[in-house]
Molecule: small-subunit ribosomal RNA
Organism: uncultured archaeon
RNA sequence: ACUGCUAUCGGGGUAAGACUAAAACAUGCAAGUUGUGCGUCCUGAGCACUGGCGGGGCGCAGCGUACGGCUCAGUAACACGUGGCUAACCUACCCUUAGGACCAGAAUAACCCCGGGAAACUGGGACUAAUUCCGGAUAAGUGAGGAGGCCUGGAAUGGUUUCUCACUAAAAGGGCGUUAGGAGCAUGCUUCCUUUCGUUGCCUAAGGAUGGGGCCGCGGCCGAUCAGGUUGUUGGUGAGGUAAAGGCUCACCAAGCCUAUAACCGGUACGGGCCAUGAGAGUGGGAGCCCGGAGAUGGGCACUGAGACAAGGGCCCAGGCCCUACGGGGCGCAGCAGUUGCGAAAACUCCGCAAUGCGCGAAAGCGUGACGGGGUUAACCCGAGUGCUAUCCGCUGAGGAUAGCUUUUUUCUGGUGUAAUGAGUCAGACGAAUAAGGGGAGGGCAAGACUGGUGUCAGCCGCCGCGGUAAUACCAGCUCCCCGAGUGGUAGGGACGAUUAUUGGGCUUAAAGCGUCCGUAGCUGGCUUGACAAGUCUUUCGUUAAAUCCAGCGACCUAAUCGUUGGGCUGCGAAAGAUACUAUCUAGCUUGGGGGCGGAAGAGGUCGACGGUACUCUCGGGGUAGGGGUGAAAUCCUAUAAUCCUGAGAAGACCACCAGUGGCGAAGGCGGUCGGCUAGAACGCGCUCGACGGUGAUGGACGAAAGCUGGGGUAGCAAACCGGAUUAGAUACCCGGGUAGUCCCAGCCGUAAACGAUGCGGGCUAGGUGUCGGAGUGGAUACGAGCCGCUUCGGUGCCGCAGGGAAACUGUUAAGCCCGCCGCCUGGGAAGUACGGUCGCAAGGCUGAAACUUAAAGGAAUUGGCGGGGGAGCACUACAAGGCGUGAAGCUUGCGGUUUAAUUGGAGUCAACGCCGAGAACCUUACCAGGGGAGACAGCAGGAUGAAUGCCAGAUUGAAGGUCUUGCUAGACAAGCUGAGAGGAGGUGCAUGGCCGUCGCCAGUUCGUGCCGUGAGGUGUCCUGUUAAGUCAGGCAACGAUCGAGACCCGCACCCCUAGUUGCUACUGGAUCCCGUUGGGAUCCGGGCACACCAGGGGGACCGCCACCGAAAAGGUGGAGGAAGGAGCGGGCCACGGCAGGUCAGUAUGCCCUGAAUCCUCUGGGCCACACGCGAGCUGCAAUGGUAGGGACAGAGGGUCCCCACCCCGAAAGGGGGAGGUAAUCCCUAAACCCUAUCUCAGUUGGGAUCGAGGGCUGAAACUCGCCCUCGUGAACGUGGAAUGCCUAGUAACCGCGUGUCAUCAUCGCGCGGUGAAUACGUCCCUGCUCCUUGCACACACCGCCCGUCGAUCCAGCCGAGUGAGGUUUGGAUGAGGCGCAGUCUUAUAGGCUGUGUCGAAUCUAGGUUUCGCGAGGGGGGAU
Repeated sequence: ACUGCUAUCGGGGUAAGACUAAAACAUGCAAGUUGUGCGUCCUGAGCACUGGCGGGGCGCAGCGUACGGCUCAGUAACACGUGGCUAACCUACCCUUAGGACCAGAAUAACCCCGGGAAACUGGGACUAAUUCCGGAUAAGUGAGGAGGCCUGGAAUGGUUUCUCACUAAAAGGGCGUUAGGAGCAUGCUUCCUUUCGUUGCCUAAGGAUGGGGCCGCGGCCGAUCAGGUUGUUGGUGAGGUAAAGGCUCACCAAGCCUAUAACCGGUACGGGCCAUGAGAGUGGGAGCCCGGAGAUGGGCACUGAGACAAGGGCCCAGGCCCUACGGGGCGCAGCAGUUGCGAAAACUCCGCAAUGCGCGAAAGCGUGACGGGGUUAACCCGAGUGCUAUCCGCUGAGGAUAGCUUUUUUCUGGUGUAAUGAGUCAGACGAAUAAGGGGAGGGCAAGACUGGUGUCAGCCGCCGCGGUAAUACCAGCUCCCCGAGUGGUAGGGACGAUUAUUGGGCUUAAAGCGUCCGUAGCUGGCUUGACAAGUCUUUCGUUAAAUCCAGCGACCUAAUCGUUGGGCUGCGAAAGAUACUAUCUAGCUUGGGGGCGGAAGAGGUCGACGGUACUCUCGGGGUAGGGGUGAAAUCCUAUAAUCCUGAGAAGACCACCAGUGGCGAAGGCGGUCGGCUAGAACGCGCUCGACGGUGAUGGACGAAAGCUGGGGUAGCAAACCGGAUUAGAUACCCGGGUAGUCCCAGCCGUAAACGAUGCGGGCUAGGUGUCGGAGUGGAUACGAGCCGCUUCGGUGCCGCAGGGAAACUGUUAAGCCCGCCGCCUGGGAAGUACGGUCGCAAGGCUGAAACUUAAAGGAAUUGGCGGGGGAGCACUACAAGGCGUGAAGCUUGCGGUUUAAUUGGAGUCAACGCCGAGAACCUUACCAGGGGAGACAGCAGGAUGAAUGCCAGAUUGAAGGUCUUGCUAGACAAGCUGAGAGGAGGUGCAUGGCCGUCGCCAGUUCGUGCCGUGAGGUGUCCUGUUAAGUCAGGCAACGAUCGAGACCCGCACCCCUAGUUGCUACUGGAUCCCGUUGGGAUCCGGGCACACCAGGGGGACCGCCACCGAAAAGGUGGAGGAAGGAGCGGGCCACGGCAGGUCAGUAUGCCCUGAAUCCUCUGGGCCACACGCGAGCUGCAAUGGUAGGGACAGAGGGUCCCCACCCCGAAAGGGGGAGGUAAUCCCUAAACCCUAUCUCAGUUGGGAUCGAGGGCUGAAACUCGCCCUCGUGAACGUGGAAUGCCUAGUAACCGCGUGUCAUCAUCGCGCGGUGAAUACGUCCCUGCUCCUUGCACACACCGCCCGUCGAUCCAGCCGAGUGAGGUUUGGAUGAGGCGCAGUCUUAUAGGCUGUGUCGAAUCUAGGUUUCGCGAGGGGGGAU
């Protein structure tokens, strides 16, 4: 400033079309006045004693119209501000002083007459007045020359006096009043003449005041991607011009003048007082008020006048508009209102001259859109109010009800107030009445972990960010917070920002030290005298307009505001003083610096000469089949003899060892030896000069490699290029060749991570330890330029105190503390790009932006995670050594897919897939197709004219009083509606609890105190050894501790004790039975508890013993003994935590959904489908086997709707009887194995799938869809590709048994025993895990992050053939008009015409320069 929503009132001031269009304007008004200057016309009134007044029109004349008012286009300038100068000037009206106004003349308007024209306007004739015009005189002035004094002053060129000459050359003695006198007066008069006094006006001179003109010092914008500018330009002489200096103008002469202290050019802009903000320094603004300037549609020009180049005057051109009779005319609101346009944006075509002021006037007065007032506007500042009290309700709340009080304010009435209105003020009436909103509530930032809706949708958000179904952020409700007649938004400015750093910042790594040196200007500079007083400091004076600002006092009730007094306005000028410091001058000094001398060090530079090994090539000799190359190969070389050995030669490049963290150099850089020339540094000196120094914009020189130009050279190496490999590809890495180039001479280029990422110089601030050079000195000495020390100067490294630093680090070679100078930085990207300039042969270098885009980019360090980084250790869900499998087949089972009305759902790498499912015919069951049932509670409708309920028959139906038809029964409720429930295997495991899986068969995870670090954090938990182990030992700024590991609990293995039924029976007594009869066996009943077993307790094993290793440790290796040896074996338990792991379908549970259906129930079907793919198993493929017969040995479990001995029937499954058992008592129970026989390597006497037939069991019910038996049938399959699983001992493998579920149904799960191996005693290669360390641009953490092309859309900008428009400038042409000069005409002018000179708007034309628009196409950038 605009804008959204809302709005009761008052006061105040300098608020209100400034911002965009200095765009265009209809209409009205904004500058007149004077009759006391004059003429004339009209008119009122009065007047015949007397009287001597008004009003108006037109015009002449005077003054004013150059003020006031408006605007801010132009202007970067003496425009403004401030302070001076004018000895270079003017000034109407006003004031003061002095003097004066004499003589004589003329014209003209109005009016009258006659014309032209549409109009505007204009021509001719005749008359007349003045304070109109004008001739002469005087005063006076100007110029020249002369004289002399005085005055002002820094200085006369000024002023003043006077003489002479020349020139120029005043006036209104008016008006009015008054005194006295005279003349005239009704066909008129309200006059005329003379005079006194007063007043006003006129002229001249001087002074003042006021207002202006001119000149100068200083001050205040941006751009160097504007570095050179200038020809009237700079100066002089002379002239012209002006009020006045001056190139202001002209002629001539000279060639100057300005500029890095920024000229010139471009952009922007009226300047100041002041205003906003800020602690200030500053930054930004300057519209309004005041001062100054400029302008009046754009441009130019003069006239008049004291003053103008003139806003409501004139002339001309241009553009615009208007009138017109087409001939010609008129206009200029950036004055007040108002209109159109422009825009986000801004008021009434108001009242009044009452106040203040201005113009005119003698005055009264007149005029005044200046001004004073009113109206409009949520522009600003200030103030007031929208009620108060009591009781009650309400949660002590928000709020509400009732009663009372008050009336500021609103409304109304009457005075006062004002030019008028309003406000104000006084008196009165009514009635809590007439008056609260806006923004916000995730953080920043005061205020909700409220409710509903929405569901990455709609939307919010300055920024971060919110919204994906539990939103404190969206939209609403409630509540709360802030401000309040206002409150939010948008845009601009300041502060916050020490985020442009003068006050008051930085540059190793965050942006930032020029690659290095020399050096100009500038800046800066050692010690000591003296002078001066420019800077500096003090005091005084002047100025710094008013308003503004500060303080006091006062006025309007207060405040804002206003008045008044004082101060201030950091500035400028002048005067007097001070002299430390700075500057200047002067005289010295030696410490900075330079020079000299001395002996030493060095890859310093440059030129020349010489040398050395190797490589390659050539030639000679020898020699034979390969050589070469690589991870492996090939290309390549070789029978024309390679590679290899040897001799000779050629050529170019390079300079091993010495050699070092060493030396030299300004940097780049410099390395064989010797010599010539040459430069610098260090050290030493009782030498010398005497501040000569430091730094360094502009500038100059040097400057690796590559590259370029010309000429040479070319052994090796080697971009490009050609082959061979590698690879998905391989324009690469590897290999074989190979050209520029690398080398030399001459010349360019001028850049590098040109780095210490650290500018140069000086001073100060602990040390320690190396090394190089010099000097001094000590010791020993082999007497060496040697060796070992000490002190010191200079260089070069490492460590380190204080200090510094964000830290890493730095630390007398500073990045510490100070001084001087230079360069550079100011978020990331766009971009070191574009354009311009400049350098270069080119490549390219130097200088160097913006639009646009983005919330970060970046540094150092920390913790994790990760690595085809390193180190150490470990694991059969790792390898190795082995065993057995899977993967091929058939079948079983789970999953996917497909199909289906439905094939319910979940689980998906390890850690889903014989998993949830501990076993789907119905049930289960959640799915599908049908049928039926069901609403606690509340309200409404219904109901004794009969609700709910039950029922016969029929219909419907798969079936059914479920429903319907017709009735009966019954006696109070009530599903028809609205809410609300019950229920839900409906959703969400990403809202949850609980449980589980997994990391983890791991050895880790933390805490207290202390210490370290600005902090995150570290330390402890690290190191060494060791362990299965963060297990233990030793060390250590850590010392301790927690949870884990271990210990502990259970089972097994050995021994002992206790106990002895249902267990045992060695021994013993008895009985019965059998046999092969000196005897043996079985069963039973008693003893018995030895053994076995059972189940309670205890012992045993601890590196305890020995040897060795180890550190005298922890511990390890081996051995003895022992049932067992180093955790004895096997289990249980298993940390802090992570996974948004799994489960809402086991249960629990928030929210959502459904609610007569997603609830409950019934029948049937489905979960069992089947071109196919995957996982897990079973059975096999056979002879270590099959079949047949005979024979033997378990453990652990289970059992009453159950296990079932035994007997009978049946070929079997099974059936019929039936003892015992609620269990160490009874029952269920092995197979592999052994023996004998047979089969003889085959799709078989292997294998059993599939199918057919018959039978049995369970169960309402085996069709979809169970299990078993018998007979028949007899498929694939002959040991399994890539790949992959498990396992280290009573283990794998093989064999069977039990049990869970269970009416029936195991190839499943969980257990049990029987037979019973092979291999390893290692490693980290693969897969992983733990610890330490390292890098990181990762942190949803490598399944991470991220780069470029390509494709798509959008955006801004660059180049661009050209094209359009404008600004500015130069030349030329035409040339309105102005100003001069000359001639001529005339009414003798302020006129006309002609010629000429000069200035010159505007238009045209040809260029230069600059800005903007469009632009095919091109190229890059940003965003998605």